Context: one part of a larger RNA
RNA sequence: CGUAGGAAAUUUGAGAGGAGCUGUCCUUAGUACGAGAGGACCAGGAUGGACAUACCUCUGGUGCACCGGUUGUUCUGCCAAGGGCAUAGCCGGGUAGCUAAGUAUGGACGGGAUAAACGCUGAAAGCAUCUAAGCGUGAAGCCCCCCUCGAGAUGAGAUUUCCCAUCCUUUAUGGAGUAAGGCCCCUUGUAGACCACAAGGUUGAUAGGCCAGAUGUGGAAGUGCAGCAAUGCAUGCAGCUGACUGGUACUAAUAGGCCGAGGG
Numbered sequence: 001c002g003u004a005g006g007a008a009a010u011u012u013g014a015g016a017g018g019a020g021c022u023g024u025c026c027u028u029a030g031u032a033c034g035a036g037a038g039g040a041c042c043a044g045g046a047u048g049g050a051c052a053u054a055c056c057u058c059u060g061g062u063g064c065a066c067c068g069g070u071u072g073u074u075c076u077g078c079c080a081a082g083g084g085c086a087u088a089g090c091c092g093g094g095u096a097g098c099u100a101a102g103u104a105u106g107g108a109c110g111g112g113a114u115a116a117a118c119g120c121u122g123a124a125a126g127c128a129u130c131u132a133a134g135c136g137u138g139a140a141g142c143c144c145c146c147c148u149c150g151a152g153a154u155g156a157g158a159u160u161u162c163c164c165a166u167c168c169u170u171u172a173u174g175g176a177g178u179a180a181g182g183c184c185c186c187u188u189g190u191a192g193a194c195c196a197c198a199a200g201g202u203u204g205a206u207a208g209g210c211c212a213g214a215u216g217u218g219g220a221a222g223u224g225c226a227g228c229a230a231u232g233c234a235u236g237c238a239g240c241u242g243a244c245u246g247g248u249a250c251u252a253a254u255a256g257g258c259c260g261a262g263g264g
Stems, first nucleotide, its partner, number of pairs: 001152001005163007015149004021049007033038001051106005059100004066093005071086006110144003117137004164263001166176003169172001181259004185201005206252003209248005216240002222235005
C1' cells in the first nucleotide's frame, strides 16, 4: 500500500516445512520343520541405543552486585571491626536465570491408492491364460492421519462484536474535526539486536523501595565466661542474604498530544 466504510477478536486451510531410524530379550515354543545338529513364520509383550522437541521437580554445572574462610599490603588516628588492591588475590559453598550429563515426551495406530509379486473371472485363440473389458490382495515407499507456519491464497476467504452517517468547499477517489479503536510518551519483562511481542500506566501492584517469607551461607558485631596466650564456649540454627514468593502506593508510570469512518 492492497484486501471497495472504519475497527477489535476468533478462525477455515490453498499451500509450505518438519518428523519418519533401529537393537536386544521374553512368551508363543524347544512348537512347526528336521535323522540329528539346529530351529522358525505369524502374533503378543518388555527394555535399550542414537536422534528430535520441551522443561528445570530431581542429580549436577555455571552463577564477576549472595555467604563464609584466608595471605600480603595500604587506608579508616590506634585496639577491635572494616574498606581498597593483588586473575573475582586465593580457597569452600551457592538462589534465580541459563543449562546437560538431568527430567518428560515422540517415531506410532489407522485409512486410501499403488510397486514388484500373488490371484479371481475371462476372451481374442471352443483349450489354456492375472488382462485385452472387469475385479481383488499387496511395501520402511506415495497421499492422508501427527507437529509447525500459513488469506499478499492479489483467487486477498469465513464468523462474532463495536462505531456511526457530522461540518466545509472549488462537488472530488476533495478537505476538516471526531466515533469505535489505535499510537506517541512513560513503568517494565514471560519478549527482545532495533523494531516487534507481552504485562501495566493512579478506577494502578508495572518496576524500584519497604515489610514478611523462601533460599543460600554457616554461627555476625558487641559483651560475658574459661585459658598465660593462641583460641574456645555462651548470648544465638546467629548475622548477612542478587535475580525467587506474597503483600504494601513510599518513589516513578503525571500532565498531555496525535492518528483514525461518512461508505462502488